[in-house]
RNA sequence: GCGUUUGUAGUCUAAUGGUUAGGAUUAUUGCCUUCCAAGCUAUAGACUCGGGUUCCACUCUCGGCAAAUGCA
Numbered sequence: 001g002c003g004u005u006u007g008u009a010g011u012c013u014a015a016u017g018g019u020u021a022g023g024a025u026u027a028u029u030g031c032c033u034u035c036c037a038a039g040c041u042a043u044a045g046a047c048u049c050g051g052g053u054u055c056c057a058c059u060c061u062c063g064g065c066a067a068a069u070g071c072a
Base pairs, nucleotide, nucleotide: 001071002070003069004068005067006066007065010025011024012023013022018055026044027043028042030040031039048064049063050062051061052060
């Protein structure tokens, strides 16, 4: 330099163009317990950026950025 793949909470991970963006973990509150752990309840927290298509975009498409990887 060229190509491919990926980008979603602090972390990991789902989502067939119409979802309150789901789950796990984490943090906090409460319950339980003599205490801790475990368990239960509730709460908090996310779509990499900018265009385009569309009635509707995390999803399709173009470009940027970042990461991984192959070739040179």